[in-house]
RNA sequence: CGCUUAUCGAGAAAGACCGAGGGAUUGGGCCCUAAGACGUCUUGGCAACCCAUCUUCUGAGAUGAAGGUGCCACUUCCCACCCCGAAUAGGGGUAGAUAAGAU
Numbered sequence: 001c002g003c004u005u006a007u008c009g010a011g012a013a014a015g016a017c018c019g020a021g022g023g024a025u026u027g028g029g030c031c032c033u034a035a036g037a038c039g040u041c042u043u044g045g046c047a048a049c050c051c052a053u054c055u056u057c058u059g060a061g062a063u064g065a066a067g068g069u070g071c072c073a074c075u076u077c078c079c080a081c082c083c084c085g086a087a088u089a090g091g092g093g094u095a096g097a098u099a100a101g102a103u
Base pairs, nucleotide, nucleotide: 003101004100005099006098007097008096013043014042015041016040017039021032022031023030026080027079028078029077044072045071046070049068050067051064052063053062054061055060076095081092082091083090
């Protein structure tokens, strides 16, 4: 890198450094950004996948947060492909992200 399973409309920012682009990719849209975005570091926080304890009808549920991850603008920012539809609504898929696992 590829494979399997689960989740993705909730939640959670300050300081320092840097200096022009950024929101994964292509196109379009919409946004963020010199009142300093994005990124990096520190600190803080959110959440609860792994985890710990308890319960259990063995499907799961409750509580917790020491540890391993993850995350802290916008629904995974939205659309694109398919179905349905009056539709900008709805469902699914692809792609992606994260976790756990197998090889």
The RNA shown here (SAM riboswitch aptamer (S box leader)) has 103 nucleotides and comes from a Cryomorphaceae bacterium. NCBI's taxonomy places the organism under Bacteria, Pseudomonadati, Flavobacteriia, Flavobacteriales, Cryomorphaceae. Model confidence (mean pLDDT): 84 of 100.